[in-house]
Context: one part of a larger RNA
RNA sequence: CUGGGCGUAAAGGGCGCGUAGGUGGUUAGAUAAGUUGGAUGUGAAAGCCCCGGGGCUUAACCUGGGGAUGUGCAUUCAAAACUGUUUAACUAGAGUACAAGAGAGGCAAGUGGAAUUCCCGGUGUAGCGGUGAAAUGCGUAGAGAUCGGGAGGAACAUCAAUGGCGAAGGCAGCUUGCUGGAUUGAUACUGACACUGAGGCGCGAAGGCGUGGGUAGCGAACAGGAUUAGAGACCCUGGUAGUCCACGCGGUAAACGAUGAGAACUAGCUGUUGGGGAGGGAAGACUCCUAAGUAGCGAAGCUAACGCGUUAAGUUCUCCGCCUGGGGAGUACGGUCGCAAGAUUAAAACUC
Numbered sequence: 001c002u003g004g005g006c007g008u009a010a011a012g013g014g015c016g017c018g019u020a021g022g023u024g025g026u027u028a029g030a031u032a033a034g035u036u037g038g039a040u041g042u043g044a045a046a047g048c049c050c051c052g053g054g055g056c057u058u059a060a061c062c063u064g065g066g067g068a069u070g071u072g073c074a075u076u077c078a079a080a081a082c083u084g085u086u087u088a089a090c091u092a093g094a095g096u097a098c099a100a101g102a103g104a105g106g107c108a109a110g111u112g113g114a115a116u117u118c119c120c121g122g123u124g125u126a127g128c129g130g131u132g133a134a135a136u137g138c139g140u141a142g143a144g145a146u147c148g149g150g151a152g153g154a155a156c157a158u159c160a161a162u163g164g165c166g167a168a169g170g171c172a173g174c175u176u177g178c179u180g181g182a183u184u185g186a187u188a189c190u191g192a193c194a195c196u197g198a199g200g201c202g203c204g205a206a207g208g209c210g211u212g213g214g215u216a217g218c219g220a221a222c223a224g225g226a227u228u229a230g231a232g233a234c235c236c237u238g239g240u241a242g243u244c245c246a247c248g249c250g251g252u253a254a255a256c257g258a259u260g261a262g263a264a265c266u267a268g269c270u271g272u273u274g275g276g277g278a279g280g281g282a283a284g285a286c287u288c289c290u291a292a293g294u295a296g297c298g299a300a301g302c303u304a305a306c307g308c309g310u311u312a313a314g315u316u317c318u319c320c321g322c323c324u325g326g327g328g329a330g331u332a333c334g335g336u337c338g339c340a341a342g343a344u345u346a347a348a349a350c351u352c
Stems, first nucleotide, its partner, number of pairs: 003324004007306002012320001014203004021196003025090007033083002035079008049067003053063003093193001094190004098185003105179007112156001117151007127138002164171002208249006217243002222238004260319006268297006275290005301308002325352003334345004
């Protein structure tokens, strides 16, 4: 290398769009590039293999003859199933139009109540707070408690779900505007327009960075109080960045279903979400069927086992990514990107 693999042992790219490439539905005709068969030429000799000879006493070895091999290449003739090319057509894949309902899908603007904090005022008096126990802290300059008023920021209890939407990250008060996608139904249309996707481009939690704002609560760092042998911690009292907004950068996560995308096939049962159809009924409830989603259990099968099991980890096909003993190391060096932090690509010596 031929291979064998990737839920948990090493291994699925964080996710999408898409270029090249790879792969690709049904029918008929043409063609003959791939493919298959024949012929001719060529494929040096030696060697290797076979047949029967010769020479060294034999053998190994050397040597003359014949055959085979030389799996190939070129030319030519033929075949037409499959692949390719091309022509014509089709509708089962894919898409478009129409209608309907569902949804925390996205963006922007506006707006609501509860709560925390702070400020002002009233009542009121000696404690409050905190802990395992305390202390730091707050309070007679009137705290905490309670009532009324005001300011401001952030997050949206109940509904709420084993629920919904989104490619993933993720998305939740309410209203309005703009906007993406999916699903279902019946017809019409296009006519393979498809799948995957190296590079590339875009999106991408939290934390972080830049500029400007904002700052109620929380809270790295930091300070103090405790604990302790010590306490650079866990606990407590404070508290700055940050958390929030706008614009830009960064590009990583146990970015997880630790399970790439698409297609086909292979028992069922139960729940649930939003549709459609049929039955039932006054309206419902309810029953059955159906395609789409989301869960639980399970036939066959698979698996080292655990488990998976029509949402496969079953049976197959196409395309991409990745793995190849542990450590050294996701490190060094170099390249690329970045303001930086760093990210990405990615070894070796040595060692077990």

Source information: This is a predicted structure of a 352-nucleotide part of an RNA (small-subunit ribosomal RNA, central domain) from an uncultured Gammaproteobacteria bacterium. Model confidence (mean pLDDT): 88 of 100. Rfam family: Bacterial small subunit ribosomal RNA.